Predicted 3D model of a 483-nucleotide part of an RNA (small-subunit ribosomal RNA, 5' domain) from an uncultured bacterium.
Context: one part of a larger RNA
RNA sequence: GAACGAACGUUGGCGGCACGCUUAAUACAUGCAAGUCGAACGAGAAACUUGGUUCGCCAAGUGGAAAGUGGCAGACGGUUGAGUAACGCGUGGGAAUCUACCUAGAGGUUCGGAAUAACUACUGGAAACGAUAGCUAAUACCGGAUAAGCCCUUCGGGGGAAAGAUUUAUUGCCUUUAGAUGAGCCCGCGUCGGAUUAGCUUGUUGGUAAGGUAACGGCUUACCAAAGCAACGAUCCGUAGCUGAUCUGAGAGAAUGAUCAGCCAGAUUGGGACUGAGACACGGCCCAAACUCCUACGGGAGGCAGCAGUGGGGAAUCUUGCACAAUGGAGGAAACUCUGAUGCAGCGAUGCCGCGUGAGUGAAGAAGGCCCUUGGGUUGUAAAGCUCUUUCGUCGGGGAAGAAAAUGACUGUACCCGAAUAAGAAGGUCCGGCUAACUUCGUGCCAGCAGCCGCGGUAAUACGAAGGGACCUAGCGUAGUUC
Numbered sequence: 001g002a003a004c005g006a007a008c009g010u011u012g013g014c015g016g017c018a019c020g021c022u023u024a025a026u027a028c029a030u031g032c033a034a035g036u037c038g039a040a041c042g043a044g045a046a047a048c049u050u051g052g053u054u055c056g057c058c059a060a061g062u063g064g065a066a067a068g069u070g071g072c073a074g075a076c077g078g079u080u081g082a083g084u085a086a087c088g089c090g091u092g093g094g095a096a097u098c099u100a101c102c103u104a105g106a107g108g109u110u111c112g113g114a115a116u117a118a119c120u121a122c123u124g125g126a127a128a129c130g131a132u133a134g135c136u137a138a139u140a141c142c143g144g145a146u147a148a149g150c151c152c153u154u155c156g157g158g159g160g161a162a163a164g165a166u167u168u169a170u171u172g173c174c175u176u177u178a179g180a181u182g183a184g185c186c187c188g189c190g191u192c193g194g195a196u197u198a199g200c201u202u203g204u205u206g207g208u209a210a211g212g213u214a215a216c217g218g219c220u221u222a223c224c225a226a227a228g229c230a231a232c233g234a235u236c237c238g239u240a241g242c243u244g245a246u247c248u249g250a251g252a253g254a255a256u257g258a259u260c261a262g263c264c265a266g267a268u269u270g271g272g273a274c275u276g277a278g279a280c281a282c283g284g285c286c287c288a289a290a291c292u293c294c295u296a297c298g299g300g301a302g303g304c305a306g307c308a309g310u311g312g313g314g315a316a317u318c319u320u321g322c323a324c325a326a327u328g329g330a331g332g333a334a335a336c337u338c339u340g341a342u343g344c345a346g347c348g349a350u351g352c353c354g355c356g357u358g359a360g361u362g363a364a365g366a367a368g369g370c371c372c373u374u375g376g377g378u379u380g381u382a383a384a385g386c387u388c389u390u391u392c393g394u395c396g397g398g399g400a401a402g403a404a405a406a407u408g409a410c411u412g413u414a415c416c417c418g419a420a421u422a423a424g425a426a427g428g429u430c431c432g433g434c435u436a437a438c439u440u441c442g443u444g445c446c447a448g449c450a451g452c453c454g455c456g457g458u459a460a461u462a463c464g465a466a467g468g469g470a471c472c473u474a475g476c477g478u479a480g481u482u483c
Stems, first nucleotide, its partner, number of pairs: 001483004007478004013355006019348002021313001026311003030308003035072003040069002047062006079266003088191007097183002102179008110144004119134003123130002150159003164171003192238003199229003204226008241263004245256002248253001268289005291302004319345001321344003327341001328339004358388004368379004392424001394419005402410001427472005432453003438467005448455002
């Protein structure tokens, strides 16, 4: 000198664009954050219409709430960086793999069956949630048939599928081939410090066989062999998410890894699997643990490192806001529903950028202040006065684009026009040298200053105040960190 997710002191007019728990991966009240489909299925409340009525209501139709079966999505999106020194990441290769939805091609979509929730009855429990009996549907479940291609094969053969719906025009379903996308796996190289860590390893290293996996493989098991790694640093200990990048620097390099983007890992702690194309699953399940809550003491419920918000910690970091209008996502044929993703608004000088706080004229060099050799000098064209202007702000009027036919949260916003008035808008630090900027008074080694050198003990340009000056400016200064 530059930089910062910054903090503190002090001051503070406006706008645009960004950014905003770096600490306790601490504990969380409350609300919301993942649903959707009636064109898969049965049943069907309220309400309305019509008819009947013993005025209690009953029957039929329309209607479609809440729930249930079923399908798809809850593996994305969002958040955090605890762990991890690792094929985790970066980069370049590889072969033994899977891939829902999507695209293209080929072929098919036949005949049956048995249940079950909802519901009804009854019943246990404080609750959470159940038990029993009966009824019923499906694109839920099961069996038979068929098999171009598919899988297995000892090449003889064997095995395996489907689901319908409706507005009759579509759309589903099954098998298979290829693509696309996504994912899993392996390898070369690179990836912090410590030797005051020197030996480490027994599924360990390799083989055979089997099992397992979507897939290769000690991935697992049995048997056999005795290997494998290490001073080119194994093992152990400490620290740490990695990268694109950011910052600094002429560069080399050093430091960093907030925001944004890619990858990885985690979801109170530890373990486990289920479902599924995909998870060993943040707002799913089971077990254990700690903690919190409810309880009728028998037993239950919970997980903000989602968005807001609260306590706590801390030098320190925001609203319990609006909207799905746009972009995108899920479901749906669609209408549409959901979406704290996202788009916006709010708060904060936290940063960057821009603008303003007036312009011209004005010497009696006014008054006042300060200094003085008492002549004057300085503040100072500064003020007043006169002549103008109206940015920003204020008031009034108009008023978009973002939206494709409709639909605008933002928002009467941006912007435009008009009106009034210099009017509403300047501070901070410093002035001994480094280092731009000096005098007077007070104080008297006191009070105090200080980044270093050093000032102060009676004329202090160094302390305190005043006048004057220097620098930066909606900031200024201090301290911290990095280069």
The prediction has a mean pLDDT of 88.